[in-house]
Context: one part of a larger RNA
RNA sequence: AGUGAACGCUGGCGGCAGGCCUAACACAUGCAAGUCGAGCGGCAGCGCGGUGUAGCAAUACACUGGCGGCGAGCGGCGGACAGGUGAGGAAUACAUCGGAAUCUGCCCGGUUGUGGGGGAUAACCUAGGGAAACUUAGGCUAAUACCGCAUGAUCUGGAGACAGCAAAGCGGGGGCUCGCAAGACCUCGCGCAGCCGGAUGAGCCGAUGUCCGAUUAGCUAGUUGGCGGGGUAAAGGCCCACCAAGGCGACGAUCGGUAGCUGGUCUGAGAGGAUGAUCAGCCACACUGGGACUGAGACACGGCCCAGACUCCUACGGGAGGCAGCAGUGGGGAAUAUUGGACAAUGGGCGCAAGCCUGAUCCAGCCAUGCCGCGUGGGUGAAGAAGGCCUUCGGGUUGUAAAGCCCUUUUGUCCGGGAAGAAAUCGUCUGGGCUAAUACCCCGGGCGGAUGACGGUACCGGAAGAAUAAGCACCGGCUAACUUCGUGCCAGCAGCCGCGGUAAUACGAAGGGUGCAAGCGUUACUC
Numbered sequence: 001a002g003u004g005a006a007c008g009c010u011g012g013c014g015g016c017a018g019g020c021c022u023a024a025c026a027c028a029u030g031c032a033a034g035u036c037g038a039g040c041g042g043c044a045g046c047g048c049g050g051u052g053u054a055g056c057a058a059u060a061c062a063c064u065g066g067c068g069g070c071g072a073g074c075g076g077c078g079g080a081c082a083g084g085u086g087a088g089g090a091a092u093a094c095a096u097c098g099g100a101a102u103c104u105g106c107c108c109g110g111u112u113g114u115g116g117g118g119g120a121u122a123a124c125c126u127a128g129g130g131a132a133a134c135u136u137a138g139g140c141u142a143a144u145a146c147c148g149c150a151u152g153a154u155c156u157g158g159a160g161a162c163a164g165c166a167a168a169g170c171g172g173g174g175g176c177u178c179g180c181a182a183g184a185c186c187u188c189g190c191g192c193a194g195c196c197g198g199a200u201g202a203g204c205c206g207a208u209g210u211c212c213g214a215u216u217a218g219c220u221a222g223u224u225g226g227c228g229g230g231g232u233a234a235a236g237g238c239c240c241a242c243c244a245a246g247g248c249g250a251c252g253a254u255c256g257g258u259a260g261c262u263g264g265u266c267u268g269a270g271a272g273g274a275u276g277a278u279c280a281g282c283c284a285c286a287c288u289g290g291g292a293c294u295g296a297g298a299c300a301c302g303g304c305c306c307a308g309a310c311u312c313c314u315a316c317g318g319g320a321g322g323c324a325g326c327a328g329u330g331g332g333g334a335a336u337a338u339u340g341g342a343c344a345a346u347g348g349g350c351g352c353a354a355g356c357c358u359g360a361u362c363c364a365g366c367c368a369u370g371c372c373g374c375g376u377g378g379g380u381g382a383a384g385a386a387g388g389c390c391u392u393c394g395g396g397u398u399g400u401a402a403a404g405c406c407c408u409u410u411u412g413u414c415c416g417g418g419a420a421g422a423a424a425u426c427g428u429c430u431g432g433g434c435u436a437a438u439a440c441c442c443c444g445g446g447c448g449g450a451u452g453a454c455g456g457u458a459c460c461g462g463a464a465g466a467a468u469a470a471g472c473a474c475c476g477g478c479u480a481a482c483u484u485c486g487u488g489c490c491a492g493c494a495g496c497c498g499c500g501g502u503a504a505u506a507c508g509a510a511g512g513g514u515g516c517a518a519g520c521g522u523u524a525c526u527c
Stems, first nucleotide, its partner, number of pairs: 001526003005523005012374006018367002020332001025330003029327003034077003039074002042070002046068003049064006084285003093210007102202002107198008115149001117147002124139006155164003169190006177184002211257003218248003223245004228240003260282004264275004287308005310321004338364001340363003346360001347358004377407004387398004413463005421454001426448008471516005476497003482511005492499002
């Protein structure tokens, strides 16, 4: 000088940050990943409309997917991001510099296509089983779900000839023509399939560097290399068969211990030393161990299967669970916060959009944990008041300190005003594009309107009133600051030297002083 600090005493306000370093211990409860009806069949609930019945009427009841919408279901995209933690790992990691044998959903540019068929299955209905979780059989139905056919390249295979492989529709608008109607048809938008390129992301390889121990000196059989294969998106003993006998090591192999790495942070004149909280990049993990499935991407925190430990439910047959997400609880500990608000902004997922979801995020709450700022008043005031303390009894000191007089009003209290964070989406007018089209849709511009968790916000104005606000450590030397009383090697102090055994500036108290100040000291740790 520093700290993610803790403890003691004390404590007015604000801004900005930070806040389980220990048990990767166990977790009650709520929330943290959904969304799309413009993919589909539908209609449980809600609202509207229609029909019927009852009633004088209000209305009630029943039926009805016609509409707004929509539970459950099929289907698509997302759940591989975002968020947490640091257990493991000394190299399969990280940092830096290179490399070739790869993949890449959504996005961007280009190009070609989007023809014609089929069979199922959830939901639903019926009948069962089970305490539950859930599940069985039969029957019906749809699709952007699934499967053939056609077409077929600069794709794949092949030296070539040639062979092989695809698709899906949905919505808006509409003049001619056709059609009984639905619609065909045209056009626009969003999609779908193939290929080429880009961007982004990811996988792989090499070199160099990255803690301690030699009281660890030898280690190694898929081991090292080759040939041929398998496997992967991809090189490779990654795996396998065969062949050779290699490979590493005092420039520290192997073994043991410890540890997430980095940008950085702290310290220091630097070199260096220590460190890796917050923020950012990478890695690893998700109760413990193992495994694959799906997928562009996982061997997947809030997915699946198996085993294990633990907890819970049970009708004893069988089932359910995983906070190292945000809060919160117990436990451990010297020690670390609310079971808060909002999606208004930024960002993400889905959606044509409106929008929905979002404990990411933005805010608020708690804590002097830190840094920074402000305040606790200003001027005047000598009879140097009283009181305290000391005294050589003269006085000195506290001390302009107080009182008194004159002011001010930051902070706090009360009253009033009051931004910015919010312009997009939307409506309307208009220019352009597309088009047969003044429809629709898209792009740009003008105008208008709505939208704020924070929030009783910041900030500004006003009112009253010195009113609401100072402590802590130290005073023997180091080291700024001294006397009296008490105690009497006792009680005690102490970072080092050392104080205390009857006048202690070193113990305890008081008066006085010194240093910092909403803090001050102590302890711990680093330089």
The part of an RNA shown here (small-subunit ribosomal RNA, 5' domain) has 527 nucleotides and comes from an uncultured bacterium.